[in-house]
RNA sequence: GAUGGAGUUGCGGGUGAUCGCGACAAUACGUCGAGGAAAGUCCGGACACCACAGGGCAUGAUGGUGGGUAACGCCCACUCGGAGCAAUCCGCAGGCUAGUGCCACAGAAAGUAGACCGCCUCCCAGGAGGUAAGGGUGAAAGGGUGGAGUAAGAGACCACCAGCGGGCGCGGUGACGCGCCCGGCUCGGUAAACCCCAUCCGGUGCAAGAUCAAGCAGAACACGUUAUGAGGCUGCCCGCCCAGUGUUCGGGUUGAUCGCUUGAGUACUGCGGCAACGCAGUCACCAGAUAGAUGAUCAUCAGCCAAUCGGAGUAUUCCGAAUGGCCACAGAAUCCGGCUUAUAGCACUCCAUCCCGU
Numbered sequence: 001g002a003u004g005g006a007g008u009u010g011c012g013g014g015u016g017a018u019c020g021c022g023a024c025a026a027u028a029c030g031u032c033g034a035g036g037a038a039a040g041u042c043c044g045g046a047c048a049c050c051a052c053a054g055g056g057c058a059u060g061a062u063g064g065u066g067g068g069u070a071a072c073g074c075c076c077a078c079u080c081g082g083a084g085c086a087a088u089c090c091g092c093a094g095g096c097u098a099g100u101g102c103c104a105c106a107g108a109a110a111g112u113a114g115a116c117c118g119c120c121u122c123c124c125a126g127g128a129g130g131u132a133a134g135g136g137u138g139a140a141a142g143g144g145u146g147g148a149g150u151a152a153g154a155g156a157c158c159a160c161c162a163g164c165g166g167g168c169g170c171g172g173u174g175a176c177g178c179g180c181c182c183g184g185c186u187c188g189g190u191a192a193a194c195c196c197c198a199u200c201c202g203g204u205g206c207a208a209g210a211u212c213a214a215g216c217a218g219a220a221c222a223c224g225u226u227a228u229g230a231g232g233c234u235g236c237c238c239g240c241c242c243a244g245u246g247u248u249c250g251g252g253u254u255g256a257u258c259g260c261u262u263g264a265g266u267a268c269u270g271c272g273g274c275a276a277c278g279c280a281g282u283c284a285c286c287a288g289a290u291a292g293a294u295g296a297u298c299a300u301c302a303g304c305c306a307a308u309c310g311g312a313g314u315a316u317u318c319c320g321a322a323u324g325g326c327c328a329c330a331g332a333a334u335c336c337g338g339c340u341u342a343u344a345g346c347a348c349u350c351c352a353u354c355c356c357g358u
Base pairs, nucleotide, nucleotide: 001354002353003352004351005350006349007348008347010346011345013301014300015299016298017297018296019295021033022032023031024030035329039340040339042338043337044336045335046334047205048204049203050202054238055237056236057235060200061199062198063197064078065077066076067075068074079093080091081090082089083088094196095195099194100193101190102189103188116135117134118131119130120129121128122127123126143161144160145159146158147157162186164183165182166181167180168179169178170177171176209258210257211256212255218249219248220247221246222245223244229242231241232240233239267282268281269280270279271278272277303326304325305324306323308321309320310319311318312317
C1' cells in the first nucleotide's frame, strides 16, 4: 500500500440571521422538542380488565452444553459439524433399534434390495449352474487399501485404517475430548416428513381501562334464579364464581379529564467476571401531540462526485486552488428488551493474507 474479516451508546450535517409551531413555565433575548432504525407487528414483557386465575387435555412454540436477563424464539462463552489459506462466518445441532411414510426419472435392482454388460465351469453354438471383485445407470448400488485363497470370486479369512458397539483410564460443571483394549464385520438416507421425547405457554389489549359532565325511553321474546345450570373464567373436560344472561326493534350520547412519560432508564467512574452482564457511587431530566407540533427562507462551513491546474512521491497515491453538480433510509402516538428489513457517505479501533521498500 492492496484485498479481506470483526466492531463502535459511532456520526449521518454544523453555525448565524429572520419569520413560524408544541409542551412546561410565568416575562427570563426562559428551558426542552423525531430515529439508528421511530419501520415490520415477528418474539418477550411491564401495565390494565376478564370474580380468583386452580388442575388436566388439545393447539402452539422451542430443541447441543453451561451461563446472562424481568422474560424470550434474544445475548455471551464453549462443544460438535460445515465453508474459507487465514482472520472469521454459518447450522431447524434431541431421537430413524417405538411406529408410519417418502427416495421421481434412469437402472437388472433403491429395503423381506439385485444380475444388464462382464468373469468362471459344464454341455455344445444355444442353454444350465456359480459369482457380485471389474464396468454401466443414478444424488445414493452398502465400508477402503493390500494380501492370501478360489474354477472365477466374496470380510468367507488376514493386516492396517474409517465407522459402529462395549470396557477401562485421564481431562472437563457439562455437551464432549484424548489414550488403550475387545468384538462382530458394517442391516442406507430423510424428522425444515408425520411422529416420539424433553421443556415452556390463561384470554384480550391504550381503540386496554378509570373518573366526571350531559342526555334519553324503553318494549317484546327465549333461557335461568342458590346451583343437578342460562351466563362467565375457557378451544374441551373437571372444578369454581354467580342472579341474571341472550336476541330483535327503538331512544340518547360521540364532550372533558386521567391513563401520558422518572424509567426492569441513559451517561460517566470504580470493582467483579473470558464475556454477556452484575454491584456500588456521581451528574443530569432528555417530546407528550390529538386533524395531530419539532418547520420555511437566506448566507456560510463541512462531506461526496466530475473534469482542470499546481506541488510532493519509486508506485498504487497524497496535499492545495478555483468551477459545476449532489447531499441517504426515513417521521414519535402507552412504554420497555430484542430480532428482521432499508440506508448517499464519513471517521476510528483491532485482526488475517499478499506485494513493495528499509

Predicted 3D model of a 358-nucleotide RNA (Bacterial RNase P class A) from Yaniella halotolerans DSM 15476. The sequence was found by an Rfam model in a public genome assembly. Its mean pLDDT, the model's own confidence on a scale to 100, is 78. Its Rfam family is "Bacterial RNase P class A". Rfam describes the family as follows. Ribonuclease P (RNase P) is a ubiquitous endoribonuclease, found in archaea, bacteria and eukarya as well as chloroplasts and mitochondria. Rfam classes the family as a ribozyme. The organism belongs to Yaniella halotolerans, within Bacteria.